[in-house]
RNA sequence: CGCUUUUUGCAGCCUAAAUCCGGCCCUCUUUCCGGGGGCGGAUGCGGGGGACCCACCUUCCUCGGGACAUCCUGGGGAUGGGGCGAAAGGCGCCGGGUAUUCUAACCGGCGCCAAGGCUACUUCUAAAGCCGAGCCCAUCAGCUAACCUCGUCGGCCAUUGGAAGGGCAAUC
Numbered sequence: 001c002g003c004u005u006u007u008u009g010c011a012g013c014c015u016a017a018a019u020c021c022g023g024c025c026c027u028c029u030u031u032c033c034g035g036g037g038g039c040g041g042a043u044g045c046g047g048g049g050g051a052c053c054c055a056c057c058u059u060c061c062u063c064g065g066g067a068c069a070u071c072c073u074g075g076g077g078a079u080g081g082g083g084c085g086a087a088a089g090g091c092g093c094c095g096g097g098u099a100u101u102c103u104a105a106c107c108g109g110c111g112c113c114a115a116g117g118c119u120a121c122u123u124c125u126a127a128a129g130c131c132g133a134g135c136c137c138a139u140c141a142g143c144u145a146a147c148c149u150c151g152u153c154g155g156c157c158a159u160u161g162g163a164a165g166g167g168c169a170a171u172c
Stems, first nucleotide, its partner, number of pairs: 007170004012156003018043004023039006044152006054142001059078008080140001081137004089113008116131004121165007
């Protein structure tokens, strides 16, 4: 120095949200060195737009008629579309909406359930716990190669058992 093996310890989390250059400016210190901040650039990570081909050509409720297949047709009512994200959706209650009344689709709120998401090196597994929101674009965008473009914030305290596999430091 290399390989193998034993034992012990260590590693912050969610999120794409980090690293570098010190290129310019400002500031702190003590003139330099050095630290911090802003702008800019690069890399990495993440998002959106965007052809051919392919896909799609609103949906739901109610009344009347035809049919008997739950489809067609006429009247009336409701409903823009899309993006980030785990944050789909279902049931109940309340308010609006109501065609004379009642009542539906639909809109809003509350509660419960729930698809789904997170839990400390990584993966699998079991338990336990938590979340299951918000924000944005502005009438417009399916997928989408080339290409174009945007973001790189913020919030936290840090559960346990088993199996397997790694990293760093010491040790046999």